A computed fold for a 262-nucleotide part of an RNA from Phycisphaerales bacterium UBA2396, annotated as large-subunit ribosomal RNA, domain VI. The source organism's lineage runs through Bacteria, Pseudomonadati, Planctomycetota, Phycisphaerae and Phycisphaerales. Its mean pLDDT, the model's own confidence on a scale to 100, is 88.

Context: one part of a larger RNA
RNA sequence: CGUCGCAAGCUUGAUGGGAGUCAACCUUAGUACGAGAGGAUUGGGUUGGACGCACCCCUGGUGAUCCAGUUGCAUCGCUCGAUGCACAGCUGGGUAGCUACGUGCGGCAGGGAUAACCGCUGAAAGCAUCUAAGCGGGAAGCCCCCCCAGAGAUGAGGCUUGCUUGUCGAAAGACGGAAGACCCCUGGAAGACUACCAGGUUGAUAGGCCACGCGUGUACGGGCUGAAAGGCCCUCAGCGGAGUGGUACUAACGGUCGAAUG
Repeated sequence: CGUCGCAAGCUUGAUGGGAGUCAACCUUAGUACGAGAGGAUUGGGUUGGACGCACCCCUGGUGAUCCAGUUGCAUCGCUCGAUGCACAGCUGGGUAGCUACGUGCGGCAGGGAUAACCGCUGAAAGCAUCUAAGCGGGAAGCCCCCCCAGAGAUGAGGCUUGCUUGUCGAAAGACGGAAGACCCCUGGAAGACUACCAGGUUGAUAGGCCACGCGUGUACGGGCUGAAAGGCCCUCAGCGGAGUGGUACUAACGGUCGAAUG
């Protein structure tokens, strides 16, 4: 821009893509077959490999500064206590998120048309013949079925719902402006940008604060004790990124577009 008023939501599915897998074991059955050795077709069931999708409850990983321990040096005048630097100084743990080594699910079944091939009926050609007319069966393959995208499918589809109005003007047009939308702003388990989603005071969108959860593992200071290192008590303390809920304290200010000569 189009889709023949303007919008919001839900859809149909032309078409395109994905998937489609393999094996072992149990049983049928030591049966059919075979002198024996050996040893099935078929049907039923179970498990697994690889692959794919999703997820983080479990098991683990990461978690660049969440907590603690600790070495050396420096600084805060000194002690105490802290901070900085040393690969994040090193070490032990670790929430959210992201993940596999973790978990769940998938391939099934079914229908249609067929290939080679197997048939029925059957003439040409009194026979025979699956074929010439006609009719069946028959593959991991083809088309559906399953999953994803999908009406710019210009053949632009369908359904539901909302709004379709005022002023000036001779007209052209201008201004206002509905439903709704956008810019902008607060953000996001969304994201390269864009897009998408949740919100914008009639508000819990983010931050702060409060409570809880979770992680570290018992802070500072004081008291008691010990020669001291240290230990015990106040103290399952103190501190804390992302988690859950609550709470307008802070920030969501301000603006624009937008419809029938029917």